[in-house]
Predicted 3D model of a 91-nucleotide RNA (c-di-GMP-I-GGC riboswitch aptamer) from a Chloroflexota bacterium.
The prediction has a mean pLDDT of 89.
Rfam family: c-di-GMP-I-GGC riboswitch aptamer. Its family is annotated with cyclic-di-GMP binding in the Gene Ontology.
RNA sequence: ACCGAUAAAGGCAAACCUGUCGAAAGACAGGGACGCAAAGCCAUGGGUCUACAGAUGUCGAAGGACAUCCACGAUUGCCAAGCCGCCGAAG
Numbered sequence: 001a002c003c004g005a006u007a008a009a010g011g012c013a014a015a016c017c018u019g020u021c022g023a024a025a026g027a028c029a030g031g032g033a034c035g036c037a038a039a040g041c042c043a044u045g046g047g048u049c050u051a052c053a054g055a056u057g058u059c060g061a062a063g064g065a066c067a068u069c070c071a072c073g074a075u076u077g078c079c080a081a082g083c084c085g086c087c088g089a090a091g
Stems, first nucleotide, its partner, number of pairs: 002091001003088002011036002016031006034077001040083002044080003047075003054069006
């Protein structure tokens, strides 16, 4: 250095519940633990999710309704890239 113990010290916290924010996906705070050796940071590439607005179409007298597309929104606990980092058995 790779690597990762039924090691030690410490850490994070899924679902679900409550509150707040948001059009939504989701986020934040508290409770709670399914898990995690980067489940620390970062939306850069891919994936996925959402669709207020926008575009197109259909219907309607109109207000509008519905369908499809769409990220500039979201996700790092989907996978890579990048940055930083605790511990030390075996190999």
It was read from a public genome assembly, where an Rfam model found it.